[in-house]
Context: one part of a larger RNA
Molecule: small-subunit ribosomal RNA, central domain
Organism: metagenome
RNA sequence: UUGGGCUUAAAGUGUCCGUAGCCGGUUUGGAAAGUUCCUGGUUAAAUCUGGUAGCUUAACUAUCAGUCAGCUAGGAAUACUACCUUACUAGAGGGUGGGAAAGGUUUGGGGUACUUCAGGGGUAGCGGUGAAAUACGAUAAUCCUUGGGGGACCACCAGUGGCGAAGGCGCCAGACUGGAACACGCCUGACGGUGAGGGACGAAAGCCAGGGGAGCGAACGGGAUUAGAUACCCCGGUAGUCCUGGCCGCAAACGAUGCGUGCUAGGUGUUGGUAGGGCUAUGAGCCGUAUCAGUGCCGUAGGGAAACUGUUAAGCGCGCCGCCUGGGAAGUACGCUCGCAAGAGUGAAACUU
Numbered sequence: 001u002u003g004g005g006c007u008u009a010a011a012g013u014g015u016c017c018g019u020a021g022c023c024g025g026u027u028u029g030g031a032a033a034g035u036u037c038c039u040g041g042u043u044a045a046a047u048c049u050g051g052u053a054g055c056u057u058a059a060c061u062a063u064c065a066g067u068c069a070g071c072u073a074g075g076a077a078u079a080c081u082a083c084c085u086u087a088c089u090a091g092a093g094g095g096u097g098g099g100a101a102a103g104g105u106u107u108g109g110g111g112u113a114c115u116u117c118a119g120g121g122g123u124a125g126c127g128g129u130g131a132a133a134u135a136c137g138a139u140a141a142u143c144c145u146u147g148g149g150g151g152a153c154c155a156c157c158a159g160u161g162g163c164g165a166a167g168g169c170g171c172c173a174g175a176c177u178g179g180a181a182c183a184c185g186c187c188u189g190a191c192g193g194u195g196a197g198g199g200a201c202g203a204a205a206g207c208c209a210g211g212g213g214a215g216c217g218a219a220c221g222g223g224a225u226u227a228g229a230u231a232c233c234c235c236g237g238u239a240g241u242c243c244u245g246g247c248c249g250c251a252a253a254c255g256a257u258g259c260g261u262g263c264u265a266g267g268u269g270u271u272g273g274u275a276g277g278g279c280u281a282u283g284a285g286c287c288g289u290a291u292c293a294g295u296g297c298c299g300u301a302g303g304g305a306a307a308c309u310g311u312u313a314a315g316c317g318c319g320c321c322g323c324c325u326g327g328g329a330a331g332u333a334c335g336c337u338c339g340c341a342a343g344a345g346u347g348a349a350a351c352u353u
Base pairs, nucleotide, nucleotide: 004324005323006322007307008306012321014201015200016199017198021194022193023192025088026087029084030083033081034080035077036076037075038074039073040072041071042070043069048066049065050064051063052062053061054060091191092188093187094186095184096183097182103177104176105175106174107173108172109171110154111153114150115149116148117147118146119145120144121143125136162169163168206247207246208245209244210243211242215241216240220236221235222234223233258320259319260318261317262316263315266298267297268296269295270294271293272292273291274290275289277287278286279285302309303308326353327352328351335346336345337344338343
């Protein structure tokens, strides 16, 4: 509960697609469903409201008028909404063009470091720390050097730079593939917005099966520290981290800010496109202007409890969805659905304050 809200106080679904529903640009004509007006019927009386009257007054009673609106029939109006119809192009989509990008999947190639094995050189320490010790080392380590193997990763470039719906994406090349911006204004002609249910995607960790395993490293073992030290530090180290297929579906999944659309001062960076200008060592060059789209900083009005926000709004409007309603008990119990499990989703109450 006809109210007020959702950046930080409770509250925006992790993200997108989309069914129903809700909402929807300009225009011609029609019909008249909603809508408005008129007339009739009906909605018993009492009750209710106003006037008047009767009991001495009031309560009460009587009488006249009205109200409340609904249903129904007929007639009229046609602005708006809906419907049918006609046309349009400003929304949306398509087309053409040259560009930008760590967008995705997959194949091949490369690089440094690390580790390991073998050969050679070389000799007593090495490693680690605040200091040490555990550990490693005369079966020759650490170190130098040559060669082979292995797995993971991708320094510099790198930028409040780019791309993607979000999660996320960074060595090089190829193949396949998605989206966006700009320019032209060629085509379609409202085809649109949102979106309950529903579907798809969804970091890390975790699970199942099969591979792989260099480094790192939960658990675990040892050494220290300490009053203790189930830690921080050190030496090791299993799952895991990697690949293929399947599951899980949760995050401070954050801009803690739902999506779409219109309007409302500017300044200054930067990325991509477009159109002019100037310079020129003519270079994929340098400088500068305008404009569209993105991405930052500052800031006016306004907003805000303030912090702050401020054309990338948290301003002013509209449309649609989600969510909140004191703290705890509790994201618990129970039930149901999903999952191999872990658990996820939905989600109370008693009681307490």